A computed fold for a 350-nucleotide part of an RNA from an uncultured bacterium, annotated as small-subunit ribosomal RNA, central domain.
[in-house]
Context: one part of a larger RNA
RNA sequence: UUGGGCGUAAAGCGCGUGUAGGCGGCCAGAUAGGUCUGGUGUGAAAACUCGAGGCUCAACCUCGAGAGGUCACUGGAAACCAUUUGGCUAGAGUCCGGAAGAGGAGAGUGGAAUUCCUGGUGUAGCGGUGAAAUGCGCAGAUAUCAGGAAGAACACCUAUGGCGAAGGCAGCUCUCUGGGACGGUACCGACGCUGAGACGCGAAAGCGUGGGGAGCAAACAGGAUUAGAUACCCUGGUAGUCCACGCUGUAAACGAUGGGUGCUAGGUGUGGGUGGUGUCGACUCCAUCCGUGCCGAAGCUAACGCAUUAAGCACCCCGCCUGGGGAGUACGGCCGCAAGGCUAAAACUC
Numbered sequence: 001u002u003g004g005g006c007g008u009a010a011a012g013c014g015c016g017u018g019u020a021g022g023c024g025g026c027c028a029g030a031u032a033g034g035u036c037u038g039g040u041g042u043g044a045a046a047a048c049u050c051g052a053g054g055c056u057c058a059a060c061c062u063c064g065a066g067a068g069g070u071c072a073c074u075g076g077a078a079a080c081c082a083u084u085u086g087g088c089u090a091g092a093g094u095c096c097g098g099a100a101g102a103g104g105a106g107a108g109u110g111g112a113a114u115u116c117c118u119g120g121u122g123u124a125g126c127g128g129u130g131a132a133a134u135g136c137g138c139a140g141a142u143a144u145c146a147g148g149a150a151g152a153a154c155a156c157c158u159a160u161g162g163c164g165a166a167g168g169c170a171g172c173u174c175u176c177u178g179g180g181a182c183g184g185u186a187c188c189g190a191c192g193c194u195g196a197g198a199c200g201c202g203a204a205a206g207c208g209u210g211g212g213g214a215g216c217a218a219a220c221a222g223g224a225u226u227a228g229a230u231a232c233c234c235u236g237g238u239a240g241u242c243c244a245c246g247c248u249g250u251a252a253a254c255g256a257u258g259g260g261u262g263c264u265a266g267g268u269g270u271g272g273g274u275g276g277u278g279u280c281g282a283c284u285c286c287a288u289c290c291g292u293g294c295c296g297a298a299g300c301u302a303a304c305g306c307a308u309u310a311a312g313c314a315c316c317c318c319g320c321c322u323g324g325g326g327a328g329u330a331c332g333g334c335c336g337c338a339a340g341g342c343u344a345a346a347a348c349u350c
Stems, first nucleotide, its partner, number of pairs: 004321003007304002012318001014201004021194003025088007033081002035077007042069001048066007091191001093187002095184003103177007110154001114150008125136002162169002206247006215241002220236004258317006266295011278283001299306002323350003332343004
């Protein structure tokens, strides 16, 4: 490479926007580049295949024929691909309508709790554990009441719920703002799908500058435990956790399952819309579209399991895998302030 694969065995980029490229709906016309077909030319000799002949046979040699090209020129066909012209509306999009939502950004604001400070009451303990001790407390703690300050997180509602491309998003209010779904079927008329590079977003930890610092808490200190205990438990405690701006670019970034389209039994729940039915209404029932769960048929699977939200049946495009270790390492390159990230071997060994 061919072939085979990628939920769990090796293998889906963390996610998106999108360039080149690849692929692409229905009808009619034109062209004839691809495609198909006829003719002509050419495709040296040797070799090869077939037939015949010559060395006594064979190897070998000789003769004849055939075969052999993404080839050139030329004539034709027009289904498909392509190009082009005209048209269509089922794909895609625009417009209009009302509603749901922790979608995003900024500003403001609320109560509970915690800690600290001040004052009152009050007295000898508190705290902590398996049991203790370190620790705090007669300089008045713990407990309790009142007042004040600060920072961080938002109990109940809360869900098997919702939103977002993913990361992720939750007190309440206001302002700005993105997207999808549904319904109408008015407009447009293939404008589509995917996407190498590229660009953007991207939890936590970490880094830079400046703020902030209640609680928690790597490091660190002490007390225990223990043979030891650089731990688990306890008392403290600094970075950090929070904010602004900038960097980092990684995760079991997981559904361990790339994106798109079409097709393929049922049953049951739930969220959002629309239409109808019953009802004064709340709401009930039916139909339908979109989302999200559970159970299961066919089918698939090594099994587990998946099963209209497929891991089923097909097509289009991208990414990735090729025995274990060495190693996601070395070297080189690119990126980064650094930490490190991305790309990525070999010797050797089993």
The RNAcentral record of the full RNA draws on ENA and SILVA.